RNA sequence: GCCGGCUUAGCUCAGGGGUUAGAGCACCGCACUUGUAAUGCGAAGGUCAUCGGUUCGACUCCGAUAACCAGCU
Numbered sequence: 001g002c003c004g005g006c007u008u009a010g011c012u013c014a015g016g017g018g019u020u021a022g023a024g025c026a027c028c029g030c031a032c033u034u035g036u037a038a039u040g041c042g043a044a045g046g047u048c049a050u051c052g053g054u055u056c057g058a059c060u061c062c063g064a065u066a067a068c069c070a071g072c073u
Base pairs, nucleotide, nucleotide: 001072002071004069005068007066010025011024012023013022018056028042029041030040031039049065050064051063052062053061
């Protein structure tokens, strides 16, 4: 330099055009316990990498850029 993949909560990931973006773990609160752990309940946590385009409507489709991963040279 070329090609491909990937980017969504603190972490691991779902969601592949439609009215409100979700799970598990972690963190916080409450219950339970002599206390802790475990368990149960609840709450909080997201500019869906950035910019632009298509569309009535974009996390989702298209383009560019950036970070990361792998391959070729």